Predicted 3D model of a 373-nucleotide RNA (Bacterial RNase P class A) from Succinivibrio sp.
Model confidence (mean pLDDT): 76 of 100.
The model forms 94% of the base pairs in the Rfam consensus.
NCBI's taxonomy places the organism under Bacteria, Pseudomonadota, Aeromonadales, Succinivibrionaceae, Succinivibrio.

RNA sequence: CGGGUCAGCCGGACAGCCGCUGCCGGACUCGCGUGCUUUGGCAUACGGUCUCCGGGGGAGGAAAGUCCGAGCUCCGCAGGACAGGGUGCCAGGUAACGCCUGGGGGAUGCCGCAAGGCGUCAACGAACAGCGCCACAGAAAACAGACCGCCUGCAAAGGCAAGGGUGAAAAGGUGCGGCAAGAGCGCACCGCCCGGGCAGCAAUGUUCCGGGGCAGGGCAAGCUCCACCCGGAGCAAGAUCAAAUAGGCCUCCUGUGACGUGGUCCGCGUCGGGGGCGGGUUGAUUGCUUGAACCCGGGAGCGAUCCCGGGUCUAGAGGAAUGGCUGUCGCUGCUUUGCAGAACAGAACUCGGCUUACAGGCUGGCCCGCACU
Numbered sequence: 001c002g003g004g005u006c007a008g009c010c011g012g013a014c015a016g017c018c019g020c021u022g023c024c025g026g027a028c029u030c031g032c033g034u035g036c037u038u039u040g041g042c043a044u045a046c047g048g049u050c051u052c053c054g055g056g057g058g059a060g061g062a063a064a065g066u067c068c069g070a071g072c073u074c075c076g077c078a079g080g081a082c083a084g085g086g087u088g089c090c091a092g093g094u095a096a097c098g099c100c101u102g103g104g105g106g107a108u109g110c111c112g113c114a115a116g117g118c119g120u121c122a123a124c125g126a127a128c129a130g131c132g133c134c135a136c137a138g139a140a141a142a143c144a145g146a147c148c149g150c151c152u153g154c155a156a157a158g159g160c161a162a163g164g165g166u167g168a169a170a171a172g173g174u175g176c177g178g179c180a181a182g183a184g185c186g187c188a189c190c191g192c193c194c195g196g197g198c199a200g201c202a203a204u205g206u207u208c209c210g211g212g213g214c215a216g217g218g219c220a221a222g223c224u225c226c227a228c229c230c231g232g233a234g235c236a237a238g239a240u241c242a243a244a245u246a247g248g249c250c251u252c253c254u255g256u257g258a259c260g261u262g263g264u265c266c267g268c269g270u271c272g273g274g275g276g277c278g279g280g281u282u283g284a285u286u287g288c289u290u291g292a293a294c295c296c297g298g299g300a301g302c303g304a305u306c307c308c309g310g311g312u313c314u315a316g317a318g319g320a321a322u323g324g325c326u327g328u329c330g331c332u333g334c335u336u337u338g339c340a341g342a343a344c345a346g347a348a349c350u351c352g353g354c355u356u357a358c359a360g361g362c363u364g365g366c367c368c369g370c371a372c373u
Base pairs, nucleotide, nucleotide: 001369002368003367004366005365006364007363008362009361010360012329013328014327015326016325017324018323020058021057023055024054025053026052027051029048030047031046033044034043035042036041060344064355065354067353068352069351070350071349072234073233074232075231084230085229086228087227088226089103090102091101092100093099104124106121107120108119109118110117111116125225126224130223131222132219133218134217147164148163149160150159151158152157172190173189174188175187176186177185191214192212193211194210195209196208197206198205199204238286239285240284241283248277249276250275251274252273253272257271258270259269260268261267293312294311295310296309297308298307299306300305331341332340333339334338
């Protein structure tokens, strides 16, 4: 210098002009209350519409997918069991998690004679509780079995599993002994299982001690078993206020009215007006942004993270604003006085994660290559 990888960060900058949407202040104007009044108004408090003026705020690292975990709200709920769903090595972190950190074991790549070192990956409880499955090939895919083969034997029949062969997987490996041939049948070493000691909080490890010739394949990302966890719906949650020539209930008034109940009277019902009450539609307000918040510094810890001190207020709309144009600079490309391009994508109650998308750039660690000293 170039490339790769991991972690963190940025996601064009500045200026001018024109807009959009909330907030604050003011002007104009309207309504209402109060005070004064010469009844014309004047002053002031509150509230509101439109317009204008001034000030200030206005998308993201993922606002996305809505996949997990929570806050908040309403509904449900004595307790237990079943069903259903989820999680699954250990320890820690956290409000919590299926997230994060550290560790253990496993698989695998590179380097190294080796001991080992440096990475990468993974849903990693249990396969003597039970059931089920294991393509093709192969004799056999599991309380084993015998195709070739080996041995005994004339044969029939019997013994064997070393060798061959199949497969992803076939009842420990090597050697010596042994045998008719063989075989943990016996022995040595390696491996394995059980118990103990030691180290570790634990998972687990062990060059320690003792015992056992040696258990009977794999799959739980099949059912299942075990341990632990789990009520439902979601801001269109929910709460408050509250229109009318809408509608309900109660009460009062009035002609002793009209109509219906048709023989008539009483009675009853409907029709009018006033008052009160509750519900509640359109609508309005709230929930709404100060929060497990962010920034800086110090400390604890391997780390995730936590603690202490100081500082900051950082969109809150409601079909939904956060934009456009021009100039200069910066970046990239090309056919270089110039032209063109600039990613993924946009809040909708709020947080913590995960996943996915992303042009280009910056910083640091590690690795590789090249050049120079």